The RNA shown here (SAM riboswitch aptamer (S box leader)) has 115 nucleotides and comes from Alteribacter natronophilus.
The prediction has a mean pLDDT of 76.
The model forms 97% of the base pairs in the Rfam consensus.

[in-house]
């Protein structure tokens, strides 16, 4: 890159240090920014992996261990994350004719895992 599977609710810097003019994925809108963006380092949130406890179940003629399926909680490592928003391609459903709303999906984001 592609393909599966699961999330996209909620959290965490509105004065942390270096930098020094771009950022919001993508177009277009609307924003944010020398009162200091992107990046890096800090330090936090989360809890996808992995580890570690404790607890349920399986397996065993029973018992301990182990393993497996599940849940709970810890947070030392592997990533992510840490301004807010609106349309956008498809299908439907409800309302009433300028079209509007919600759903599902596409798209995009992340992590596991397979090529």
């Nucleotide at each position: 890159c592609u393909c599966u599977u699961a999330u996209c609710c909620c959290g965490a810097g509105u004065u942390g240090g270096c930098g020094g003019a771009g950022g919001g994925a993508c177009a277009g809108g609307c924003c944010c920014g020398a009162c200091g963006a992107a990046g890096c380092c800090c330090a936090g949130c989360a809890a996808c992996c992995a580890u570690c406890a404790c607890c349920u179940c399986u397996u065993u003629u029973a018992c301990a261990u182990a393993u497996c399926c599940g849940g709970u909680g810890a947070a030392c490592g592997g990533u992510g994350c840490u301004a807010a928003c609106c349309u956008g391609c498809a299908a439907g459903a409800c309302a009433a004719u300028c079209u509007g709303u919600c759903u599902u999906g596409a798209a995009g984001a992340u992590a596991a895992g397979a090529g």